[in-house]
RNA sequence: CAGGUCGGUCGGGCGAUCGCGGCCCGUAUGGGCCGAGGAAAGUCCGCACUCCACAGAGCACGAUGCCGGGUAACACCCGGGGCGGGGAAACCUGCCGGAUCGGGCCACAGAAACAAACCGCCGAAGGGGGGCUUAGGCCUCCCAGGCAAGGGUGAAAAGGUGGUGUAAGAGACCACCGGUGCAUGUAGCAAUACAUGCAGCCAGGCAACCCCCAUCGGGAGCAAGGCCAAACAGGGACAAAAGCCGUCAGGCGGGAGGCUGCUCGCCUCCUCUGUCGCUCAAGCGACUGAAGUUCCGGGUAGGCCGCUAGAGCGGCGUGGAGACACGCCGCCCAGAUAGAUGAUCGCCGGGGUGGUGCAUCCACCUCACAGAAUGCGGCUUAUAGACCGACCUGGGUC
Repeated sequence: CAGGUCGGUCGGGCGAUCGCGGCCCGUAUGGGCCGAGGAAAGUCCGCACUCCACAGAGCACGAUGCCGGGUAACACCCGGGGCGGGGAAACCUGCCGGAUCGGGCCACAGAAACAAACCGCCGAAGGGGGGCUUAGGCCUCCCAGGCAAGGGUGAAAAGGUGGUGUAAGAGACCACCGGUGCAUGUAGCAAUACAUGCAGCCAGGCAACCCCCAUCGGGAGCAAGGCCAAACAGGGACAAAAGCCGUCAGGCGGGAGGCUGCUCGCCUCCUCUGUCGCUCAAGCGACUGAAGUUCCGGGUAGGCCGCUAGAGCGGCGUGGAGACACGCCGCCCAGAUAGAUGAUCGCCGGGGUGGUGCAUCCACCUCACAGAAUGCGGCUUAUAGACCGACCUGGGUC
């Protein structure tokens, strides 16, 4: 220098004017401060918080599943282990409890997908037929039966090679190799690795099919939940007027409330010879009596709280391999409720196009993905471009 791998940071900057949401000061029209993200997204995990439920244990259901650590917690993160895949390398990447508890499944092919027998080998001992033979017996075919070496199918067929053995064979037995298990030792907290010894222990795979084992898990969610509370409707309480005239049409009055704090006035509603009892009358008593006022319960509209100072952010230091933890200093960083965070202009920066053939200069366009709604930790997904660090490979130079 070129190509690549991994990790991280930023993701236009500054200012002015107008506008919008919030807070504070003033109250006079004004002034000051703050105002999106690394993902605010998907709502997939884990929590905080709130209400409801809840003696204990079990069942059911769900989640997680190599080991150690981190954390409030996690299906997250860090470090490590085992078995694979890719790359020349840096590095990237998949999987991880149990397959002799039991059930189920294993395409096609194949006899068979688990303790099997199609072709095959044997048929010694047992049975039958035929032939030969003087006899003992021999040969051959078949059956019962034995075997799993060889062939064939398949992704996968019962450890491999060699030998012993046998009628033929086979871990049946032996040697070596491979695997598994157990024991011991060494290293490690552990998963595990390595070494030695022993045991023929060697019967496929799938648990993201049910299942078994261990651990964890109550339910619903800020439209949680709490407080205040119109109007309308419901329930209770409150006291009065109930009289006169009259041709029975009405007139005069009386009471309550409102408009305005009072008076007048006006308006609305009620009473306007109502019912019953005391033998009738008179008189007395009781009942009834609207609007209104007031109280009560639940609680709608609406308002307030929850609500943004927190597992907070930045810097430095210490411990640790790291995730992370601790300490000190500094900072305050949106809280709307149909939901503010925008527009214009100036200067600068990056990119593109053009005016030029180049440098300079000028003009125009453009600057990704996206858009808070209780908060926090993760994961996943989207993201133009720029920058920083470490490492790998190749080349050049000193």
This is a predicted structure of a 398-nucleotide RNA (Bacterial RNase P class A) from an Anaerolineales bacterium. The RNAcentral record of the sequence draws on ENA. A source record names the gene rnpB. Its mean pLDDT, the model's own confidence on a scale to 100, is 79. The model forms 93% of the base pairs in the Rfam consensus. The organism belongs to Anaerolineales, within Bacteria. Its Rfam family is "Bacterial RNase P class A". Its family is annotated with ribonuclease P activity, tRNA processing and dimeric ribonuclease P complex in the Gene Ontology. It is annotated as a ribozyme.